Context: one part of a larger RNA
Molecule: small-subunit ribosomal RNA, 5' domain
Organism: uncultured bacterium
RNA sequence: AUUGAACGCUGGCGGCAGGCUUAACACAUGCGAGUCGAACGAUGAGGUCUAGCUUGCUAGACGGAUUAGUGGCGAACGGGUGAGUAAUGCUUAGGAAUCUGCCUAUUAGUGGGGGAUAACUUGGGGAAACCCAAGCUAAUACCGCAUACGACCUACGGGUGAAAGGGGGCUUUUAGCUCUCGCUAUUAGAUGAGCCUAAGUCGGAUUAGCUAGUUGGUGGGGUAAAGGCCUACCAAGGCGACGAUCUGUAGCUGGUCUGAGAGGAUGAUCAGCCACACUGGGACUGAGACACGGCCCAGACUCCUACGGGAGGCAGCAGUGGGGAAUAUUGGACAAUGGGCGAAAGCCUGAUCCAGCCAUGCCGCGUGUGUGAAGAAGGCCUUUUGGUUGUAAAGCACUUUAAGUGGGGAGGAAAAGCUUAUGGUUAAUACCCAUAAGCCCUGACGUUACCCACAGAAUAAGCACCGGCUAACUCUGUGCCAGCAGCCGCGGUAAUACAGAGGGUGCAAGCGUUAAUC
Numbered sequence: 001a002u003u004g005a006a007c008g009c010u011g012g013c014g015g016c017a018g019g020c021u022u023a024a025c026a027c028a029u030g031c032g033a034g035u036c037g038a039a040c041g042a043u044g045a046g047g048u049c050u051a052g053c054u055u056g057c058u059a060g061a062c063g064g065a066u067u068a069g070u071g072g073c074g075a076a077c078g079g080g081u082g083a084g085u086a087a088u089g090c091u092u093a094g095g096a097a098u099c100u101g102c103c104u105a106u107u108a109g110u111g112g113g114g115g116a117u118a119a120c121u122u123g124g125g126g127a128a129a130c131c132c133a134a135g136c137u138a139a140u141a142c143c144g145c146a147u148a149c150g151a152c153c154u155a156c157g158g159g160u161g162a163a164a165g166g167g168g169g170c171u172u173u174u175a176g177c178u179c180u181c182g183c184u185a186u187u188a189g190a191u192g193a194g195c196c197u198a199a200g201u202c203g204g205a206u207u208a209g210c211u212a213g214u215u216g217g218u219g220g221g222g223u224a225a226a227g228g229c230c231u232a233c234c235a236a237g238g239c240g241a242c243g244a245u246c247u248g249u250a251g252c253u254g255g256u257c258u259g260a261g262a263g264g265a266u267g268a269u270c271a272g273c274c275a276c277a278c279u280g281g282g283a284c285u286g287a288g289a290c291a292c293g294g295c296c297c298a299g300a301c302u303c304c305u306a307c308g309g310g311a312g313g314c315a316g317c318a319g320u321g322g323g324g325a326a327u328a329u330u331g332g333a334c335a336a337u338g339g340g341c342g343a344a345a346g347c348c349u350g351a352u353c354c355a356g357c358c359a360u361g362c363c364g365c366g367u368g369u370g371u372g373a374a375g376a377a378g379g380c381c382u383u384u385u386g387g388u389u390g391u392a393a394a395g396c397a398c399u400u401u402a403a404g405u406g407g408g409g410a411g412g413a414a415a416a417g418c419u420u421a422u423g424g425u426u427a428a429u430a431c432c433c434a435u436a437a438g439c440c441c442u443g444a445c446g447u448u449a450c451c452c453a454c455a456g457a458a459u460a461a462g463c464a465c466c467g468g469c470u471a472a473c474u475c476u477g478u479g480c481c482a483g484c485a486g487c488c489g490c491g492g493u494a495a496u497a498c499a500g501a502g503g504g505u506g507c508a509a510g511c512g513u514u515a516a517u518c
Stems, first nucleotide, its partner, number of pairs: 001517003005514005012365006018358002020323001025321003029318003034073003039070002042067001047062007080276003089201007098193002103189003107185004111145001113143002120135006151160003165181007202248003209239003214236008251273004255266004278299005301312004329355001331354003337351001338349004368398004378389004402459001404454005412445001417439008462507005467488003473502005483490002
């Protein structure tokens, strides 16, 4: 000088930041990933219209709130933690044998068929979780056929492989035109990811030899992709005192702290990368996972049970127990930023933005200002004269920051929506898209920031130290006792070193102590 600090005493306000460093210990409860009806079949509330009449019911039509299911996209992001890992990691610089949903651009298409299945109904089993059978049905779900500019394979003869429709408008309405969102194949880009190489990356030699898929080759397999990545055969290699192997410790970096620098220490918050998700193993789906809030198996633990069988995983946000010197609310809102889905309106979002708690840190402000000598009283000291506390108080004259009360009051809000105009598209003055103008509307924070007014010195100072180092001295008590102490050392009857008091010194809403680093 510094700290994610803790402890003791004390404590007025605000701004900005930070807040389980220990048990990767166990977790009650709530929330944290949904969305799309403009992909699909069902369900069909309120409402509107029509008819009948028993004038408040019945029937029909329109319309579509609501949703369980099929289907699509997302759930691989965002959020948490640092257990493992000394190199399959990270940092820097290169490389070639790769993939890439959504997005941007390019080219060519989007023809014609089929069989199912959930939902639903019926029946059955089970305590439950849930399951079974029969029957019915749809699709942008699934499967063939046709076509193939590109594409892929090739022995260069040839061969292989695709698609899906939805919504709006118009018309001459079994159909056609058009717009838009999609779908299929292809090429290029962007983004993201996988792989390889080199160098750097803590301690121990009281760890000196290590290695059989081991090192290399050939054939084969496998992967999106190179490769002992895997396998069969062949050869006998490969690493090592420039520290292999073994062992201990540890996530790495940008950075942070310190220091004149070189260096040393460190890796909280924020950002990049990696690893992990009760413990161990495994694959499935998918563009992407070997998947925190998915699946399967094994294990430990907890819970339910009708004992046959089931359910669970906070190292998400809050919160609980435990551990500990020690670390917060079971809060508000999607208003902003961002993300997912959707044509959109919108829905979801413990990401995020805010608020609450804590002097944990940094910074700012305040606790009054001026005047005031009878140098009051009281305290302390005293050579008994006085000195000191001390202009300090009182008194007098002022001010009102902050806190308090009452008013006013920005910015964070731009979009979206509606109307109109212009342009594009089109057969079209529809629809749709773009731009502009007007209107309307959206704020959790929030009793916001800020401004004005009101009242009254009113509501606001402590802590450590005073032998030397080191700024600051006397008295009383104690008597090697009680005690102090960072080092030197104080204390055994005149203690500036213990304890108390008066006085003083230093910092100040803090001050000291302890711990740690330079």